Description: RNAcentral holds the sequence, with entries from ENA. Predicted 3D model of a 73-nucleotide RNA (transfer RNA) from a Clostridiales bacterium. Its Rfam family is "tRNA". It is annotated as a transfer RNA. The prediction has a mean pLDDT of 83.
[in-house]
């Protein structure tokens, strides 16, 4: 130089054929206990890296670009 993989709530992660964005973690809050810590229940939290463009609908297609890893020269 050239291929390939990623980027989705505070973290880590799914998302199948394009149809209202989910798990597990941690945060609030109640319950449970003398209290604490496990355990439950219930809520806050995202416009899916940024643009465009396709479609009645786009996390998923298509196109430039930013980063971020690996290979190669």
């Nucleotide at each position: 130089u050239g291929c390939g993989g990623g980027a989705u709530g505070g973290a880590g992660c799914a998302g199948u054929u394009g149809g209202u964005a989910g798990c597990u973690u941690g945060c609030u809050a109640g319950a449970c206990u003398c209290a604490u810590a496990a355990u439950c229940u219930a809520g806050a939290g995202g416009u899916c890296g940024u643009g465009u463009g396709u479609u009645c609908a786009a996390g998923u297609c298509a196109c430039a670009c930013u980063c971020c890893c690996g290979c190669u020269a």